[in-house]
Predicted 3D model of a 73-nucleotide RNA (transfer RNA) from uncultured euryarchaeote. It matches the Rfam family "tRNA". Rfam describes the family as follows. Transfer RNA (tRNA) molecules are approximately 80 nucleotides in length.

RNA sequence: GGGCGUGUAGAUCAGUUGGAAGAUCGCUACCUUGGCAUGGUAGAGGCCCCGAGUUCAAAUCUCGGCACGUCCA
Numbered sequence: 001g002g003g004c005g006u007g008u009a010g011a012u013c014a015g016u017u018g019g020a021a022g023a024u025c026g027c028u029a030c031c032u033u034g035g036c037a038u039g040g041u042a043g044a045g046g047c048c049c050c051g052a053g054u055u056c057a058a059a060u061c062u063c064g065g066c067a068c069g070u071c072c073a
Base pairs, nucleotide, nucleotide: 001072002071003070004069005068006067007066010025011024012023013022019056027043028042029041030040031039049065050064051063052062053061
């Protein structure tokens, strides 16, 4: 330098012909216990990597960047 893949909650990851976002763990509060753990209930937490385009409507499609992984040189 070039090909391919990935980028979504603090972490690991889903997201189904485009209709606007979820799970598990973790965190907070309460219940339970003499206390801890386990268990139960409720809650907080997202510029869906950035910019532009298409569309009534984009995490999703198109283009250009950035970061990371991998392969070739």